[in-house]
RNA sequence: GGUCCCAUGGCUCAGUUGGUUAGAGCGUUCGGUUCACAUCCGAAAGGUCACAGGUUCGAGUCCUGUUGGGACCA
Numbered sequence: 001g002g003u004c005c006c007a008u009g010g011c012u013c014a015g016u017u018g019g020u021u022a023g024a025g026c027g028u029u030c031g032g033u034u035c036a037c038a039u040c041c042g043a044a045a046g047g048u049c050a051c052a053g054g055u056u057c058g059a060g061u062c063c064u065g066u067u068g069g070g071a072c073c074a
Base pairs, nucleotide, nucleotide: 001073002072003071004070005069006068007067010026011025012024013023019057028044029043030042031041032040050066051065052064053063054062
């Protein structure tokens, strides 16, 4: 230098061909249970999807560029 893959709550990930409200587990907080802790049960907060544009009535999803990480080739 070239090709490809990845980027979604604090962490690990899902999101089916673009279509209503962006979800799960763990974690956090609160409540219940207990003498107490753990376990268990219930609830809540927390992300506008790496960043910037574009296409579209509509984008986490498609296109372009940038940034970061990874693999391979030279």